[in-house]
Context: one part of a larger RNA
RNA sequence: CCCGCGGCAAGACGAAAAGACCCCGUGGAGCUUCACUACAGCUUGGCAUUGGUUUGCUUUGCUAAAUGUUUAGUCAUAGGUGGGAGGGUGUGUGUAGCACUUGUGCUAUACGUAUUCAACAAUGAAAGACCACCCUUGUAGCGUAGCAAAUCUAACCCUCGUUAAAACGAGGAGACAGUGUUUGGCAGGUAGUUUAUCUGGGGCGGAUGACUCCUAAAGAGUAACGGAGUCGCUCAAAGGUUGGCUAGUCCCGUAUGGAAAUCGGGAUGAUAGUGUAAAGGCAAAUGCCAGCUUGACUGCAAGACCUACAAGUCGAGCAGCUGCGAAAGCAGGACUUAGUGAUCCUCUAUCUUUGAAUGACAGAGAUAGAGCUCAACGGAUAAAAGCUACCCCGGGGAUAACAGGCUGAUCGCGCCCAAUAGCUCACAUAGACGGCGCGGUUUGGCACCUCGAUGUCGGCUCAACGCAUCCUGGGGGUGGAGCAGCUCCCAAGGGUUUGGCUGUUCGCCAAUUAAAGCGUUACGCGAGCUGGGUUCAGAACGUCGCAAGACAGUUCGGUCUUAAUCUGCCGUGGG
Numbered sequence: 001c002c003c004g005c006g007g008c009a010a011g012a013c014g015a016a017a018a019g020a021c022c023c024c025g026u027g028g029a030g031c032u033u034c035a036c037u038a039c040a041g042c043u044u045g046g047c048a049u050u051g052g053u054u055u056g057c058u059u060u061g062c063u064a065a066a067u068g069u070u071u072a073g074u075c076a077u078a079g080g081u082g083g084g085a086g087g088g089u090g091u092g093u094g095u096a097g098c099a100c101u102u103g104u105g106c107u108a109u110a111c112g113u114a115u116u117c118a119a120c121a122a123u124g125a126a127a128g129a130c131c132a133c134c135c136u137u138g139u140a141g142c143g144u145a146g147c148a149a150a151u152c153u154a155a156c157c158c159u160c161g162u163u164a165a166a167a168c169g170a171g172g173a174g175a176c177a178g179u180g181u182u183u184g185g186c187a188g189g190u191a192g193u194u195u196a197u198c199u200g201g202g203g204c205g206g207a208u209g210a211c212u213c214c215u216a217a218a219g220a221g222u223a224a225c226g227g228a229g230u231c232g233c234u235c236a237a238a239g240g241u242u243g244g245c246u247a248g249u250c251c252c253g254u255a256u257g258g259a260a261a262u263c264g265g266g267a268u269g270a271u272a273g274u275g276u277a278a279a280g281g282c283a284a285a286u287g288c289c290a291g292c293u294u295g296a297c298u299g300c301a302a303g304a305c306c307u308a309c310a311a312g313u314c315g316a317g318c319a320g321c322u323g324c325g326a327a328a329g330c331a332g333g334a335c336u337u338a339g340u341g342a343u344c345c346u347c348u349a350u351c352u353u354u355g356a357a358u359g360a361c362a363g364a365g366a367u368a369g370a371g372c373u374c375a376a377c378g379g380a381u382a383a384a385a386g387c388u389a390c391c392c393c394g395g396g397g398a399u400a401a402c403a404g405g406c407u408g409a410u411c412g413c414g415c416c417c418a419a420u421a422g423c424u425c426a427c428a429u430a431g432a433c434g435g436c437g438c439g440g441u442u443u444g445g446c447a448c449c450u451c452g453a454u455g456u457c458g459g460c461u462c463a464a465c466g467c468a469u470c471c472u473g474g475g476g477g478u479g480g481a482g483c484a485g486c487u488c489c490c491a492a493g494g495g496u497u498u499g500g501c502u503g504u505u506c507g508c509c510a511a512u513u514a515a516a517g518c519g520u521u522a523c524g525c526g527a528g529c530u531g532g533g534u535u536c537a538g539a540a541c542g543u544c545g546c547a548a549g550a551c552a553g554u555u556c557g558g559u560c561u562u563a564a565u566c567u568g569c570c571g572u573g574g575g
Stems, first nucleotide, its partner, number of pairs: 001575008010567003014562002022396004027392002029388004035193005041186003045182005051152008060143005066137001068135001079134005086117015157172005196208003205225001209231006232377001233275001234334002239293007248268006273282002276339001278337003297320004303314003309378001322331003345371007353364002403450001404448001405446003409443001411439006420430002457532001458530003462524001463521005470495003473490006497511005538556004542551003
């Protein structure tokens, strides 16, 4: 050096299983509910199946007889209007007709007679008797329609008998119930779904549109969960035009009058003001005052800015009609930049548009308006919340938890300066306020390998290394007399205990020891062991939640697979 055999499991980010944790998907499923929308189911009313009778009430019509009180007036209870000068009743004598029981009754009429009501008069807005048509209010009778209650039996239903089954018979119940249809309500019982995004992982919190400034690197533009503010309007004058004017502060003077009111003078010069945040503007003004007014117009628009689109912005000029001004001119809102919402749908007004044979509608269209904290503000629907540890799928190391990496705020260690303490004396020892490093053991930051898997705390076993050394060794200083110490330097050869409690690492305690070191090695080591903890499915408590369920809260329970191919190591053999 080559080839075996027997072993061990440190590595091959070993094998196995397209990670179950975490995030993502306009993925799925199960469950919940005061999510949304439906549907069973239950229930309310109407109608149908569904009929008879009685009573009561209501409505309406007809008939009858009633009913009506202001003041004044009067015999008096004046409903309205019209006609109207006589009418009603008793009785006698005639005439005519009818009925029959043959001298009575009834009807009409004439002449007497008696009585009464009117007229007359009075009062009053209106005057009566009598007749007609009505009004108000109730009563009675008959009818219509309805409601309620009671009752009946024949629909319908139930039981029994009978029957092959019905029909049928008896009893009960009964126009109810049941059923159908329609209407309103309740309705996780059931179903289908929704439950946003950004995010130094996700959740919690915050934000989501517009305006101003800075960041922004002197054209424009420019990000962050960077630093600051503001808006979701207002004004008929705070708009237009013409004319005029100049603030604010300070000083001095001046009755009440004061720090500050009004008046006079001076200095300064925009510090004032501008409806509203900031920025940029503005002086015979863009600020302030006054006069007259409505251009806060209609129809357009050359040309530009901005810009992915859609939007947004400026605009001379032309036509018409106005306002102000002597005129030139100015005026299509406001010193400018915020004060907002696409499309669909619906509504309002107008129209020389359309109109399913024609005419007229309906409907549609055009123009001008109105209705959205559609605020997640380019707005998925008119209409929507949660739980999942019972979970599933597709993906991601695009993104978290372990480990590693980078960093080193934090942490550990050291150094510089030396105030101060140390009786005196900074530096035996300690060292404030500060400064500079080193290390990569803590807690973090970042998210770079790994999510087609890099098994996670502690213990056991076996360790290897570092030195910033716990003991043992050698030295310097000492505020080292000695003993014992303190501090610094050198030094990693060897060593560095046993128990109680706890899953513990750690820690506390007990007893020892020369000492009971600190770290690194995937917080060494699970294809070496364990499985007490954490971290599935069961269950319970406390708390939270309406609930499903949840909790770096607690508690009991809970499958640890792998026959070693290669590297490595141990033992052994052959060439």